Model confidence (mean pLDDT): 76 of 100. Bacterial RNase P class A from Desulfosoma caldarium, 410 nucleotides, folded computationally. Taxonomically the source falls in Desulfosoma (Bacteria, Pseudomonadati, Thermodesulfobacteriota, Syntrophobacterales).

This record gives sequence, structure tokens and C1' cells, in this order.
RNA sequence: GGAGGCGUCCACCCGAUCGCCGGUUCCCUUUGGGAACGGGAGGAAAGUCCGGGCUCCGCAGGGCAGGGUGCUGGGUAACGCCCAGUCUCGGUGACGAGCAGGACAGUGCCACAGAAAACAAACCGCCGAGCACUCACUUUUCCGUCGAGCCAUUCCGCGCCGGCUCGACGGCGAAGUGAGUGCUCGGUAAGGGUGAAACGGUGAGGUAAGAGCUCACCAGUCCCGGUGGUGACACCGGGAGCUCGGUAAACCCCACCCGGAGCAAGGCCAAGUAGGGGAGCGUUGAAGGGUUGCCCGCCCGAGGCUCCCGGGUCGGCCGCUUGAGCCUCAUGGUAACAUGAGGCCUAGAGGAAUGAUCGGGACCUUUCGUCAGGAAAGGCACAGAACCCGGCUUAUGGGCUCCUCCACAU
Repeated sequence: GGAGGCGUCCACCCGAUCGCCGGUUCCCUUUGGGAACGGGAGGAAAGUCCGGGCUCCGCAGGGCAGGGUGCUGGGUAACGCCCAGUCUCGGUGACGAGCAGGACAGUGCCACAGAAAACAAACCGCCGAGCACUCACUUUUCCGUCGAGCCAUUCCGCGCCGGCUCGACGGCGAAGUGAGUGCUCGGUAAGGGUGAAACGGUGAGGUAAGAGCUCACCAGUCCCGGUGGUGACACCGGGAGCUCGGUAAACCCCACCCGGAGCAAGGCCAAGUAGGGGAGCGUUGAAGGGUUGCCCGCCCGAGGCUCCCGGGUCGGCCGCUUGAGCCUCAUGGUAACAUGAGGCCUAGAGGAAUGAUCGGGACCUUUCGUCAGGAAAGGCACAGAACCCGGCUUAUGGGCUCCUCCACAU
């Protein structure tokens, strides 16, 4: 200097004039008005995704259904949140993410390719046997040729003819051995191929050829122990069968949790209509009703209860802002947070208030420029409470500390 990571802070400020909403006090006087003094949109007010407070429901109890969460230990009113940790994955790293119980309860799915996708299987290949064909070699029967020797024939010798033996060459056939090709059968899953994934890996022995078939080492699974830790889990030692896919944010199983409805909740006052019409049951505790859906239980129902149709009230007030509130310090804790002390009061609108104008300044961006100071132009994000809190998620302009990586210089 560049690129990143965690955390934290701000979210324009000041003045003047005019204009809004609400509070307190005082005054005038009352469907009100005036004065003074304070206060008046957020870090997310957003999304309505979670958890509550609060209100109502004649019981809120139990079960089923339904829904939610899903490693361990803490925090909290509670949670699906927060903190710390373990494991897995991503990143060179600071760090980040989490669909983190169960695949040996069961069901389903894994396209295409491939022989075969879960106790599946043989496409190419390797080995063996049988059959057929071809070639080579050896042996052998027969035949032919040549050579040599012997016998025979002859009065004698040679030759011819005939026979035998040996050797060489050639031909046909047979047997054996080897090789090759084809077919059939059997063995094989080591080699090759397909795929995201193919029933462990490396090496040696063994085999007809192979294979954990056997052995050594390694990985995985299971079992038995040890050490550390509250625990998730981590590490170490020994043994066994040799190896028992993936997927549950698929259905499902297991563990734990869950009354319902919601401020348009609910309450008071005033006013007004049609104290209307119909139906069922009925003085037994019945019909009926209530309790999210269903069942059980429970409750209401004692001259009333319930259901259906229709009509009226769109007025005012409360709920409505002091809170599981905020800030500072101390103690404890790694932390989330808890306890204690002190301080503060910070919107309550009601079709919806905090705005407009002017002047000056802060911050950011670009350009120009200075020893330094500066000048000009432009910009100033996302976005507005509605009963109130604790979270998560999403949108967004800037500042600061610390940490990581890269390059350069010293």
C1' cells in the first nucleotide's frame, strides 16, 4: 500500500421566522381560548417469521388428531433466540455455516449409462473340460523312389527279374504332445469398461485361473477396557468377523414441548330500533349450549335455554404508555447474563401530529492546487410508531479499534 474477517459507533448539526400533536402550571372563561415551561418516529419503526405480557372464553383436566423443536452445557419470562463448547463442511488464514437423534422397526427413491444400484450380478476378459477344424513336432502302419548290403537265379561272372534288412526322401492314414480358431458347458469377480456411487485399500503367498482364500500393515464397523471432561466428545490399548451403499428439509420411528382467540382483544357511557317474527326442548337434570377439530370428563340449563330470519347502534370515553424499561458504576461469571447501588422519564396520534423557508456548518465523492492552509462542483442512504416488550430475517450511507493474508521497503 492492497485485499479480507469479527466487533462497535453515527444516521446530519446550529440559529431565525412561521406552522402542527400531546403534557404540566396559571389566567380568562367554558361545545372553548390564551400564556409560560418541557416533550414529540427507527436501527431497522419493515417482514408478520417465532416467543411472551395483557384481555376474553363456565374449567383451561385427560386422551386422540394436529403442530413445533432435534449435538452438549448454560442464559432468559419464554423461544425455533443468545453465549460457550463438541462434531461435520467451506476457506491459505483471521473466521464462517449447520439440512447436528435414528438407515440393525418398516415403506419408498437413486434418472441416463451400465451385466448389475443392495445381500444385485457377468458386457469385454482370465482359467478348465468336451467337440470340430488348421498348423508344427514325435512315433508308427502302408505305399512309392533312390542308395547300400545279403539271399535267390545261373556251368561261372556281371546284369535283368524276385525277396529280405538298413538308411534317406516323399505321400496317405493313425496315435500322442503343443499352439491357434470357433462352438458348448463349468469356474471366476483380481484386470478393463459404465456411472455421483459397484460389496474395503497396499503388498506377499496361494490357485487351473482368481478371490480376505491366508498373512502383514492401514481404513471402516462392532465388542471389551483405560485416561481426560458435568456432558456432547477426544485420545490410547486389546480383540473379532473380514467389510454389513446412499437418502429421513422423503414417508416414518424416537425424545421433548404446545388450551383457544386476539387491541377490529375487551370494558364503560350515551343514543336508537322492531321489549319483532318463527322453530325445538322443557320443571326428571332433559333437549340444547360451552370447552380450536373429535372422544371422555366437567360446567351452564330450576320457567327458562338454544337455534334461525330480520331490524337498530358505524357516537364518545377508557384500554393508550412507568415498562420482564433505559443509563452509569461495583461484584460474580470465559461469555450470554445475574445481583446490588445511584441516576433518568424519553410520542400516544385517531384517516392519523414532529413540517416549510432562509443562513451557516459537519461528513462523503470528484477535479484543481499549496511548504502547509485551501477552492469549486455534486451528494447526504434504507426508510415513518398505532397495545407493549424479547428475538430472528431483510434493506441501507459512513466512521473507528483489533485480527488475517499478499506485495514492497527498512

It matches the Rfam family "Bacterial RNase P class A". By type it is a ribozyme. About the family: Ribonuclease P (RNase P) is a ubiquitous endoribonuclease, found in archaea, bacteria and eukarya as well as chloroplasts and mitochondria.
The RNAcentral record of the sequence draws on ENA and Rfam.